Annotation
Predicted 3D model of a 72-nucleotide RNA (transfer RNA) from Neodangemannia microcystis.

[in-house]
RNA sequence: GGGUUACUAACUCAAUGGUAGAGUAGUUGGCUUUUAACUAAUUGGUUCUGGGUUCGAGUCCCAGGUAACCCA
Numbered sequence: 001g002g003g004u005u006a007c008u009a010a011c012u013c014a015a016u017g018g019u020a021g022a023g024u025a026g027u028u029g030g031c032u033u034u035u036a037a038c039u040a041a042u043u044g045g046u047u048c049u050g051g052g053u054u055c056g057a058g059u060c061c062c063a064g065g066u067a068a069c070c071c072a
Base pairs, nucleotide, nucleotide: 001071002070003069004068005067006066007065010024011023012022013021018055026042027041028040029039030038048064049063050062051061052060
């Protein structure tokens, strides 16, 4: 210098262009002499940034950022 992939909740990951979800974690309650375990409920999101297409974008397109890998 060229190319590929990834970026979504605190963490690990889902999501046919049509209401952004799960598990873990956190909080509250139940159970227990207490802790742990178990169990019920529940909070939490500028979907990396900016723009474009579209009635509608996490998803498609463009540019940028960060990280990993490949080639030179």
RNAcentral holds the sequence, with entries from ENA. It matches the Rfam family "tRNA". Rfam classes the family as a transfer RNA. The source organism's lineage runs through Eukaryota, Chlorophyta, Ulvophyceae, Oltmannsiellopsidales and Neodangemannia.